[in-house]
Context: one part of a larger RNA
RNA sequence: GGAUGAACGCUAGCGGCAGGCCUAAUACAUGCAAGUCAAGGGGUUCAGCAAUGGACACCGGCGGACGGGUGCGUAACGCGUACACAACGUACCUCAGAGCGGGGGAUAGCAUUGGGAAACUGGUGGUAAUACCCCAUGGUGUUGCGCGAUGGCAUCAUCGUGCAACUAAAGGUUACACUCUGAGAUCGGUGUGCGUCUGAUUAGCUAGUUGGCGGGGUAACGGCCCACCAAGGCGACGAUCAGUAGGGGGUGUGAGAGCAUGACCCCCCACAUGGGUACUGAGACACGGACCCAACUCCUACGGGAGGCAGCAGUAAGGAAUAUUGGACAAUGGGCGGGAGCCUGAUCCAGCCAUGCCGCGUGAAGGAUGAAGGCGCUCAGCGUUGUAAACUUCUUUUGGACGGGAACAAUAACCCUGGUGCGCCAGGGCUUGAGGGUACCGUCAGAAUAAGCACCGGCUAACUCCGUGCCAGCAGCCGCGGUAAUACGGAGGGUGCAAGCGUUAUCC
Numbered sequence: 001g002g003a004u005g006a007a008c009g010c011u012a013g014c015g016g017c018a019g020g021c022c023u024a025a026u027a028c029a030u031g032c033a034a035g036u037c038a039a040g041g042g043g044u045u046c047a048g049c050a051a052u053g054g055a056c057a058c059c060g061g062c063g064g065a066c067g068g069g070u071g072c073g074u075a076a077c078g079c080g081u082a083c084a085c086a087a088c089g090u091a092c093c094u095c096a097g098a099g100c101g102g103g104g105g106a107u108a109g110c111a112u113u114g115g116g117a118a119a120c121u122g123g124u125g126g127u128a129a130u131a132c133c134c135c136a137u138g139g140u141g142u143u144g145c146g147c148g149a150u151g152g153c154a155u156c157a158u159c160g161u162g163c164a165a166c167u168a169a170a171g172g173u174u175a176c177a178c179u180c181u182g183a184g185a186u187c188g189g190u191g192u193g194c195g196u197c198u199g200a201u202u203a204g205c206u207a208g209u210u211g212g213c214g215g216g217g218u219a220a221c222g223g224c225c226c227a228c229c230a231a232g233g234c235g236a237c238g239a240u241c242a243g244u245a246g247g248g249g250g251u252g253u254g255a256g257a258g259c260a261u262g263a264c265c266c267c268c269c270a271c272a273u274g275g276g277u278a279c280u281g282a283g284a285c286a287c288g289g290a291c292c293c294a295a296c297u298c299c300u301a302c303g304g305g306a307g308g309c310a311g312c313a314g315u316a317a318g319g320a321a322u323a324u325u326g327g328a329c330a331a332u333g334g335g336c337g338g339g340a341g342c343c344u345g346a347u348c349c350a351g352c353c354a355u356g357c358c359g360c361g362u363g364a365a366g367g368a369u370g371a372a373g374g375c376g377c378u379c380a381g382c383g384u385u386g387u388a389a390a391c392u393u394c395u396u397u398u399g400g401a402c403g404g405g406a407a408c409a410a411u412a413a414c415c416c417u418g419g420u421g422c423g424c425c426a427g428g429g430c431u432u433g434a435g436g437g438u439a440c441c442g443u444c445a446g447a448a449u450a451a452g453c454a455c456c457g458g459c460u461a462a463c464u465c466c467g468u469g470c471c472a473g474c475a476g477c478c479g480c481g482g483u484a485a486u487a488c489g490g491a492g493g494g495u496g497c498a499a500g501c502g503u504u505a506u507c508c
Stems, first nucleotide, its partner, number of pairs: 001508004006504005013360006019353002021318001026316003030313003035062003040059002043056005069271003078196008088188002093184007101135004110125006141166011171176001197243003204234003209231004214226003246268004250261004273294005296307004324350001326349003332346001333344004363394004373385005400444005408435001414429006452497005457478003463492005473480002
């Protein structure tokens, strides 16, 4: 000098854009943050004379594995990069081929009857389905045994073919769904080479340990797990142990090499009070799911129950320190739905904070009786403050008043008509804005509403007077102060930056 998620002191006019618990992964009052589908099902209820329409709990489907948060743990194939899977999976979506036949038993809701303070829960009766089960049909599927061909990378892979066994389905108000197979796309899983902090005042470490055979398990390879067998495996090219730490793209600085760093945004990982376990599912060992143990908090009729903000706000505590218990789904995106639509603290906006960056303003031109006042001096006077003021003319950014007023909204969605290769296309119609009467524009009056902070001994731009007298004090280093202090305190003047200026902390 540059930089900062900064803090503190003094000061403070406006706007745009960005950022805002770095500490206690401490504890949390309250509200909201994941629902949706009535075109799967039987029902209940409301309106109605009915037709019909609305609402609702339950069964059922899809989604709750995304999105959002945090950085505890982790020195690891966690991350980065480059490969590999002849060892793998993939709901929804797209393409291609084929199919959708028959039957059955339950169960919630409901009715009834119990238990309990509550949370909740038991019995009996009866009912439906795109819930569940059985049978049929089927091969390009899976498994086993053969044959042939082609290929490779060792186990083998691919294709054709024969036999055997095993498995499918769901309807529907005709908009849409369902089953099997193959392929694609997407997203994941696994393995490996190389790279990835400090300490040797840590030198030896290891028993599922290292390998084999056989099995189990998994989507899949594998001591991943198990039985048996062998005695191996790692290590000064730093094993083991200890400390510290999420990694990367990037960011800061620097001419670069490098050094430091990982806030915001993006990718990956890990976690969801501490620990463990699995269930469901295409996908989790699951933040707002389940079970168990533990600590803590709350309710209780003492028998037993309820809870998890490292989601958005907000509270307490900690701290030098970090915001509103706001608005809207209008846009973008997501979930469900045929759609209308519903949900969405994702998101878009608004609020607070000079926290940062950028921009603008606090007036412009003229004006010498060089006014008054202040300060200084060699003191009837002069110098300086200083064109500064007054005064004259002008402008009106900003602020104020009044008026107009967006883009963001679409080939929107939806409806109608026509065409259609049934995917959709063309034309027409109707509506939707939280921000916001905001941005922006116009008119009006009026210099009107707006300057501070630090420094002035040298480094380092900027000097005199008074006070003090090794006192009071200053100080980044050198050092100032003991009676003329340009270094302390005040004043005048000056210098530098400027809605900021200084100080402190940290990095280069």

The part of an RNA shown here (small-subunit ribosomal RNA, 5' domain) has 508 nucleotides and comes from an uncultured Bacteroidota bacterium. The coordinates come from a structure-prediction model, not an experiment, and the mean pLDDT is 83. It was read from a public genome assembly. Rfam family: Bacterial small subunit ribosomal RNA.